[in-house]
RNA sequence: GCCCGCUUGGCUCAGUGGUAAGGCGUCUGUCUCGUAAACAGAAGAUCGGCGGUUCGAUUCCGCCAGUGGGCA
Numbered sequence: 001g002c003c004c005g006c007u008u009g010g011c012u013c014a015g016u017g018g019u020a021a022g023g024c025g026u027c028u029g030u031c032u033c034g035u036a037a038a039c040a041g042a043a044g045a046u047c048g049g050c051g052g053u054u055c056g057a058u059u060c061c062g063c064c065a066g067u068g069g070g071c072a
Stems, first nucleotide, its partner, number of pairs: 001071007010024003018055001026042005048064005
């Protein structure tokens, strides 16, 4: 330099057009002498950034950034 993939809560990971599911973790409660475990509940993601298409974009398109890989 060229090509390909990925970017979604603190971490991890779903979601192929109609405002986002789960696991771990965190917090609260129940239980316990107390902790852990278990059970119940809650908070937490303008979906990397800027544009475009669309009635509507996490999803499709372009550019940029970051990251991983391949080739030279």
A computed fold for a 72-nucleotide RNA from Dimargaris cristalligena, annotated as transfer RNA.
Rfam family: tRNA. From the family's description: Transfer RNA (tRNA) molecules are approximately 80 nucleotides in length. By type it is a transfer RNA.